Annotation:
The RNA shown here (transfer RNA) has 72 nucleotides and comes from a Lachnospiraceae bacterium. Its Rfam family is "tRNA". Rfam links the family to the GO term triplet codon-amino acid adaptor activity.

[in-house]
RNA sequence: GCAUGUAUAGCCAAGGGGUAUGGCAACGGGCUUUUAACCCGUAUAUCGCAGGUUCGAACCCUGCUACAUGCA
Numbered sequence: 001g002c003a004u005g006u007a008u009a010g011c012c013a014a015g016g017g018g019u020a021u022g023g024c025a026a027c028g029g030g031c032u033u034u035u036a037a038c039c040c041g042u043a044u045a046u047c048g049c050a051g052g053u054u055c056g057a058a059c060c061c062u063g064c065u066a067c068a069u070g071c072a
Stems, first nucleotide, its partner, number of pairs: 001071007010024004018055001026042005048064005
């Protein structure tokens, strides 16, 4: 330099045009003499950045950034 892949909450993942879901963690409560475990509930991501297409974009298109792999 070229090609491919990945980027979504504190962490790990799902979601493949109709407005983001689950697990772990956190917080509150229940249970317990207390803690842990268990049960119930709550909050947290405008989806790496910028633009475009569309009535509507995490999703499609373009550029860029970071990381990984391969080739030279």